[in-house]
């Protein structure tokens, strides 16, 4: 240099053929307990890496870019 591959909440990872973004664990509150864990119930928490494009409508197609890994030269 070329190829594939992955980039989504704090972490980990899902999103089925475009159509209001989700799990689980952590955090925050309440409830329960003398206290803590554990439980239970609610919340908060995101410009889907980044820019453009096609669409009515993009995390998802398309083009460019940037990180990280494979593999080939």
């Nucleotide at each position: 240099g070329c190829g594939c591959g992955a980039g989504u909440a704090g972490u980990u990872c899902a999103g089925u053929u475009g159509g209001u973004a989700g799990a689980a664990c952590g955090u925050c509150u309440g409830c329960u307990u003398g206290c803590c864990a554990a439980g239970u119930a609610g919340a908060a928490g995101g410009u889907c890496g980044c820019g453009a494009g096609u669409u009515c409508g993009a995390a998802u197609c398309u083009c460019g870019u940037c990180u990280c890994g494979c593999g080939c030269u």